SAM riboswitch aptamer (S box leader) from Lysobacterales bacterium CG02_land_8_20_14_3_00_62_12, 118 nucleotides, folded computationally. The organism belongs to Lysobacterales, within Bacteria. The coordinates come from a structure-prediction model, not an experiment, and the mean pLDDT is 83. The sequence was found by an Rfam model in a public genome assembly.
RNA sequence: AUCCCAUCAUGACCGGCAGAGGGACAGGCCCUUUGAAGCCGGGGCAACCGGCGACGCGCAAGCGCCGCUUGGUGCCAAAUCCUGCGGGGGCAGUGCGCUGCUCACCGGAAGAUGGGUC
Repeated sequence: AUCCCAUCAUGACCGGCAGAGGGACAGGCCCUUUGAAGCCGGGGCAACCGGCGACGCGCAAGCGCCGCUUGGUGCCAAAUCCUGCGGGGGCAGUGCGCUGCUCACCGGAAGAUGGGUC
């Protein structure tokens, strides 16, 4: 870097260095000198992969499900912060074509992370 699959309403912070930005993109709206990004140390969350164990199914290979975490990643403001394209519900308006507002309604796009693949 290619393509495929799964998940994305949960959860989890301190210290040191640093010094102005950050939340992918755009528009919002936020966070930030009561210190951003980044780096380092420690802590934590989660359970995708791995490992270990219980149970169920199976002749078996194995599959399902639950628990734990010494391993590999990931993550630790706000739902993936919200919306971004299509559809639906509700309310209001209408010159009936539609328009505006709204909704933890459905699907998609994009993105993120993991696993597989090249």